[in-house]
Transfer RNA from an uncultured Lachnospiraceae bacterium, 74 nucleotides, folded computationally. The prediction has a mean pLDDT of 81. Its Rfam family is "tRNA".
RNA sequence: GUCCGCGUAGCUCAGCAGGAUAGAGCGACCGCCUCCUAAGCGGUAGGUCGGAGGUUCGAAUCCUCUCGUGGACG
Numbered sequence: 001g002u003c004c005g006c007g008u009a010g011c012u013c014a015g016c017a018g019g020a021u022a023g024a025g026c027g028a029c030c031g032c033c034u035c036c037u038a039a040g041c042g043g044u045a046g047g048u049c050g051g052a053g054g055u056u057c058g059a060a061u062c063c064u065c066u067c068g069u070g071g072a073c074g
């Protein structure tokens, strides 16, 4: 330099042939239970989907540029 994958909540990830409120598990916090703790049960908060622009009535999802990261080739 060329090409490919990945980037979504604090962490690990799902969702990606566009469609109406963006989710799960773990973690955090609150409560229930218990003599107390753990376990178990219920609930709450937390993300403008790496960034910018574009297409569209509508974008996490499609297109372009860009940043980070991993890899292949030279």
Base pairs, nucleotide, nucleotide: 001073002072003071004070005069006068007067010026011025012024013023019057028044029043030042031041032040050066051065052064053063054062